Annotation
This is a predicted structure of a 161-nucleotide RNA (Lysine riboswitch aptamer) from a chicken gut metagenome. The model forms 100% of the base pairs in the Rfam consensus. Rfam family: Lysine riboswitch aptamer. Gene Ontology term of the family: lysine biosynthetic process. Its mean pLDDT, the model's own confidence on a scale to 100, is 82.
RNA sequence: GUAGAGGUCGCGUGUUUCAAGAGUAUAUAACCGGAUGUGUUCAGGCACAGUGGAAAGUGAUAGAAAGGGGAACACGCCGAAAGGUGCAGUACCUGUAGCUGCAUGCUUGGGCGUACAGCGAAUAGCUGUACGACUGUCAUCGCGUGGCGAUGUUGAGCUAU
Numbered sequence: 001g002u003a004g005a006g007g008u009c010g011c012g013u014g015u016u017u018c019a020a021g022a023g024u025a026u027a028u029a030a031c032c033g034g035a036u037g038u039g040u041u042c043a044g045g046c047a048c049a050g051u052g053g054a055a056a057g058u059g060a061u062a063g064a065a066a067g068g069g070g071a072a073c074a075c076g077c078c079g080a081a082a083g084g085u086g087c088a089g090u091a092c093c094u095g096u097a098g099c100u101g102c103a104u105g106c107u108u109g110g111g112c113g114u115a116c117a118g119c120g121a122a123u124a125g126c127u128g129u130a131c132g133a134c135u136g137u138c139a140u141c142g143c144g145u146g147g148c149g150a151u152g153u154u155g156a157g158c159u160a161u
Stems, first nucleotide, its partner, number of pairs: 001161004007078001010077009026062003030058002036049004040097001042095004081108003084104007109135002112132008136154001138152006
């Protein structure tokens, strides 16, 4: 270099569907209210709307979507991939949070459970870290040796060539 293995849902992506989001946002008119509101979050600016009545609130009528998730199927795969970091972008500007893209052997073998933190509308779920048992891998040791057990390693690995 090439080929290959790991599995209580191995990993990722797409499509369909279901629930949730939500009787929410929003729209319309009314009532109330009396100075703020809008331009994704927050801070500062700028612009615009607003006492010819802003926001908040009330009931009425109509009433979503996105991101996140479950299931099925398909596809690509086994550093699959995820996180961190750096750089760039982000619908007015600057910074910021979130989000998006690219780079990066910086970290993580794998799924599961629990705790905590972050993200999230969420009591869903996801991600990270720690711990736990399980499991893959190889190493060492032991045994009743076609295998099993103990301890340890961890993908820059392991197996075959």